[in-house]
RNA sequence: GCCCUUGUAGCUCAGUAGGUUCAGAGCAACACUCUUACAAAGUGAAGGUCAUAGGUUCGAUUCCUGUCAAGGGCA
Numbered sequence: 001g002c003c004c005u006u007g008u009a010g011c012u013c014a015g016u017a018g019g020u021u022c023a024g025a026g027c028a029a030c031a032c033u034c035u036u037a038c039a040a041a042g043u044g045a046a047g048g049u050c051a052u053a054g055g056u057u058c059g060a061u062u063c064c065u066g067u068c069a070a071g072g073g074c075a
Base pairs, nucleotide, nucleotide: 001074002073003072004071005070006069007068010027011026012025013024019058030044031043032042033041051067052066053065054064055063
């Protein structure tokens, strides 16, 4: 330098052949119940610019392009 894969919640990951008004799960953290207290258990609420900037479209997390980051391959 070229090619491929990946980027979604604090962490680990689903999801998508574009379409209802909400993008989900587990764990963690938080609040409450229980306990003298802690742990465990239970309940609840919260948490996301779907890496970023554009494009296509009536409509994009999903398709296309650039950039950034991580990993891999070739030279």
Predicted 3D model of a 75-nucleotide RNA (transfer RNA) from an Ignavibacteria bacterium. The organism belongs to Ignavibacteria, within Bacteria. Its mean pLDDT, the model's own confidence on a scale to 100, is 80.